A computed fold for a 76-nucleotide RNA from an Actinomycetota bacterium, annotated as c-di-GMP-I riboswitch aptamer.
Its Rfam family is "c-di-GMP-I riboswitch aptamer". From the family's description: GEMM was predicted in a large-scale screen for bacterial structured RNA regulatory elements.
[in-house]
């Protein structure tokens, strides 16, 4: 460098609830609060779920699953 992930050691992120705002909705954002995550960082590329509709198609879900891509630490 890689591959791995620990009763390690600095951190992170933020599930479900609730207020607010925006959207027809699935759902995002801001805040509060932690279930949990060693990529829960980011990309719809597949497959799958959901939502709206003129049923032809446009949206969502990265914390559904595989994939890409990038990253702290460094024990076995």
């Nucleotide at each position: 460098c890689u591959g791995c992930g620990a009763c390690a050691a600095a951190g992170g992120c933020a599930a479900c609830c609730c207020c607010c705002u925006c959207g027809c909705g699935a759902g995002a954002g801001g805040g509060g609060c932690g279930c949990g995550c060693a990529a829960a960082g980011c990309c719809u590329c597949g497959g799958g779920c959901c939502u709206c509709c003129c049923a032809g198609g446009a949206g969502g879900c990265g914390g559904c699953c595989g994939g890409g891509c990038u990253a702290c630490c460094g024990a076995a």
Record summary
Its mean pLDDT, the model's own confidence on a scale to 100, is 88. The sequence was found by an Rfam model in a public genome assembly.